A computed fold for a 73-nucleotide RNA from Marophrys sp. SRT127, annotated as transfer RNA. Its Rfam family is "tRNA". Its family is annotated with triplet codon-amino acid adaptor activity in the Gene Ontology. It is annotated as a transfer RNA. RNAcentral holds the sequence, with entries from ENA.
[in-house]
RNA sequence: CAGGAUGUAGCAUAGUCUGGUAAUGCGUCUGUUUUGGGUACAGAAGAUCACGUGUUCAAAUCACGUCAUCCUG
Numbered sequence: 001c002a003g004g005a006u007g008u009a010g011c012a013u014a015g016u017c018u019g020g021u022a023a024u025g026c027g028u029c030u031g032u033u034u035u036g037g038g039u040a041c042a043g044a045a046g047a048u049c050a051c052g053u054g055u056u057c058a059a060a061u062c063a064c065g066u067c068a069u070c071c072u073g
Stems, first nucleotide, its partner, number of pairs: 001073007010026004020057001028044005050066005
């Protein structure tokens, strides 16, 4: 320099193909239970989806560019 893959909550992943307000597990917080802790049960908080621009009534999803990591030449 060229080609390709990946980037989503504190951690690990799903959702992208086929656009319709983001889900699951662990973790965190609160409550019940317990002398206390753990377990169990119930509830809650937490991500404008790497960044920017565009298309669209509507973008994690489509288009373009940039950045980071990895692979190949």